[in-house]
Molecule: Glycine riboswitch aptamer
Organism: uncultured Marmoricola sp.
RNA sequence: GUGCGGGAGAGUCUUCGGCGCCCCAGGGCGACCGGAGCGCCGAAGGGGCAAGCCCUCCCCGCAACCUCUCAGGCUCAAGGACCGCAC
Numbered sequence: 001g002u003g004c005g006g007g008a009g010a011g012u013c014u015u016c017g018g019c020g021c022c023c024c025a026g027g028g029c030g031a032c033c034g035g036a037g038c039g040c041c042g043a044a045g046g047g048g049c050a051a052g053c054c055c056u057c058c059c060c061g062c063a064a065c066c067u068c069u070c071a072g073g074c075u076c077a078a079g080g081a082c083c084g085c086a087c
Stems, first nucleotide, its partner, number of pairs: 001087006011038001013037006019030005039074003045070001046068003052062002
């Protein structure tokens, strides 16, 4: 690296538009699609601190599941750091 298996967190929020269905003159509903708002999560990626590793020491280099939340995500699915097995 490839294949297989495992793999957490946080909104079924509000609102608008579209589409569909129901009753109908306007509402209601939708595990359908999209926009905006507010709230929230950390385990793609990225930034920060640095225990530690490297080195005789320093520099350099590497470096957390800590931290930020830019990106990403908040039913299921998908994704997913990381772990196991095989090649």